[in-house]
RNA sequence: GCAGUUGGCCGGGCGGCCGCGGCAGCCGGCUCAAAGCAGCUUGAGAGAGUUGUUCUUAACCGGAGGCCGAGGAAGGUCCGGGCUCCAUAGGGCAGGGUGCUGGGUAAUCCCCAGGCCGGGUGACCGGCGGAAAGUGCAACAGAAAGCAAACCGCCAGGAGACUGGCAAGGUUGAAACGGUGCGGUAAGAGCGCACCAGCGCCGCAAGUGAUUGCGGCGGCUAGGCAAACCCCACUCGGAGCAAGACCAACAGGGGACAUGGAGCGGCCCGCUUCAACCGCCCCGGGUAGGUUGCUAGAGGCCUGAGGUAACUCAGGUCCCAGAUGGAUGGUCGCCCGUUCCUCAUCAGGAGCGACAGAACCCGGCCUACAGGCCGACUGCAAGA
RNA sequence: GCCCCCAUCGACCAGCGGCCUAGGUCACCACCCUUUCAAGGUGGUAACACGGGUUCGAAUCCCGUUGGGGGCA
Numbered sequence: 001g002c003a004g005u006u007g008g009c010c011g012g013g014c015g016g017c018c019g020c021g022g023c024a025g026c027c028g029g030c031u032c033a034a035a036g037c038a039g040c041u042u043g044a045g046a047g048a049g050u051u052g053u054u055c056u057u058a059a060c061c062g063g064a065g066g067c068c069g070a071g072g073a074a075g076g077u078c079c080g081g082g083c084u085c086c087a088u089a090g091g092g093c094a095g096g097g098u099g100c101u102g103g104g105u106a107a108u109c110c111c112c113a114g115g116c117c118g119g120g121u122g123a124c125c126g127g128c129g130g131a132a133a134g135u136g137c138a139a140c141a142g143a144a145a146g147c148a149a150a151c152c153g154c155c156a157g158g159a160g161a162c163u164g165g166c167a168a169g170g171u172u173g174a175a176a177c178g179g180u181g182c183g184g185u186a187a188g189a190g191c192g193c194a195c196c197a198g199c200g201c202c203g204c205a206a207g208u209g210a211u212u213g214c215g216g217c218g219g220c221u222a223g224g225c226a227a228a229c230c231c232c233a234c235u236c237g238g239a240g241c242a243a244g245a246c247c248a249a250c251a252g253g254g255g256a257c258a259u260g261g262a263g264c265g266g267c268c269c270g271c272u273u274c275a276a277c278c279g280c281c282c283c284g285g286g287u288a289g290g291u292u293g294c295u296a297g298a299g300g301c302c303u304g305a306g307g308u309a310a311c312u313c314a315g316g317u318c319c320c321a322g323a324u325g326g327a328u329g330g331u332c333g334c335c336c337g338u339u340c341c342u343c344a345u346c347a348g349g350a351g352c353g354a355c356a357g358a359a360c361c362c363g364g365c366c367u368a369c370a371g372g373c374c375g376a377c378u379g380c381a382a383g384a
Numbered sequence: 385g386c387c388c389c390c391a392u393c394g395a396c397c398a399g400c401g402g403c404c405u406a407g408g409u410c411a412c413c414a415c416c417c418u419u420u421c422a423a424g425g426u427g428g429u430a431a432c433a434c435g436g437g438u439u440c441g442a443a444u445c446c447c448g449u450u451g452g453g454g455g456c457a
Base pairs, nucleotide, nucleotide: 001380002379003378004377005376006375007374008373009372010371012335013334014333015332016331017330018329020069021068022067023066026063027062028061029060035054036053037052038051039050040049041048042047071355075366076365078364079363080362081361082360083240084239085238086237095236096235097234098233099232100114101113102112103111104110115128116127117126118125119124129231130230134229135228136225137224151170152169153166154165155164156163157162178196179195180194181193182192183191199218200217201216202215203214204213205212206211244292245291246290247289253283254282255281257279259275260274261273262272263271264270299318300317301316302315303314304313305312306311336353337352338351339350340349341348342347385456386455387454388453389452390451391450394410395409396408397407402440412428413427414426415425416424433449434448435447436446437445
C1' cells in the first nucleotide's frame, strides 16, 4: 500500500425570531359559588328559595418571565422481570419452554469465560443433551433402507433343470454395515494376525466441570432423523396500566318521612296493608366524564476496589418528557459533511443531511439506518 | 396501547414431510358440436407473501420480515 476480521462510539453543531406540552411560583382582574351568622318569602311539615354580612383560599381570565422537553433503535411485541388484580392447603398428572460446561443477574430463549465439532491460509465465524430406553419415518432408484438380505456375480455338486455355500467385485441412492496388507479357503468372509480409524468398558493423571492425555481390555460395529413422537434434567399459576383504585352528572334501583286509598273502629289517636302523580331526605351499585396509577429508577455520570470477563461493591455528584386526538416544530444566519456546476488557481453558486418518532417502567434479543470517528488483529506485496 | 389469528391460480377452497411437475369448482383462452348463441365435450393458461435454517428432501417443521383480519374501554 491493497484485501479483510472484529469491538466500541457519534448520529449534525452554535446563535436570533416565532410557536407547542409540562412544572413550581409572581403581578393584576373577577369577586361567582360553597361554609358560618342574621333577615325575608313560600310550604301543613321535613325542607326549599332569596338578600345582606364575615372569612380566607382554590378555580377562572389576562400579563411578564424561569426551568425541563424523544431514540439508539422510542419500532417488532420475540423473551425475561418489576407493579397491579384474580386464583391458590400440600403433592402429582397433563401441557408449554429451555438444553455442552462453569459463572453473571431481579430474571431470561440474554451476557461472559471455557470445551468439543465444522468452515476459513489466517484474524475469526457458525453449531451443541440423549439414536447401544422404546415407537416411528426414509418418496424414486436399487438385489437389499435397518438387520440382515442376495439381482448380476464367485465356488462346489449335477448332463441339465436346479441344490448348497459366499459376500470379495458390479449396479442404485442423500445414505449400503470398517480401511490397507498378509495369511487362510473350493470360493470367500474380522475367519485369524499386524497397522490405522471409530465405539464401549476399566485404571491412572490434569481440570470445579464440559472435556483432555496416557495405558489396558473387548468385539467387529453399534448408520441417519428428536426444528418426528419420546426419554432425561431444569423451569413455568392466569391476566394485563384499556391492570387496578377513588370521585361521580343524567337515567334507573332500595328505604324512611310526608301524602292518598282500604281494613280494625261509633269518632280521634294508633296499628296493619296497598299505591305511586307530586314533594323531601338517606343508602348502595354505577354509565358518560374526571382524578389517580404516572414516573426518582434493578437510574445516569465520575472515581476507587474485587473479578480474565460478564458483573458486583463503596464513595461522590446530577435530576433527565409525562401528552390523552395526543407537545417536542417552523424560519433565518454562520459553520460541518457530501453531490453537482462554473473556474487556470484562490474561490463562488445550487441541492441534499439516514432510519425513524415516547404513552406504566426496566433488562435483553431481533429488525431498519445517509454518513462519520476510534481501537485491536490477520493475509499478501514491497522496502528499511 | 395490549392480546390473538391468517396468508396456496383472477375468486372460493383442498393439502398436514416424498406418490406435488401442487388438486377441485367458478372465471378466462383455444378447438369440437350448432345455421347462430347458450348448454355440453376436449385441451390449455394461471398460485404456495418474502428471506434464512432443520432435513437426503419443505406449501407443510423452526426463526425473522412484510401484509391483512379480529378482540379488549
Predicted 3D model of RNase P RNA and transfer RNA as a complex of 457 nucleotides. Its mean pLDDT, the model's own confidence on a scale to 100, is 78. Rfam match: Bacterial RNase P class A.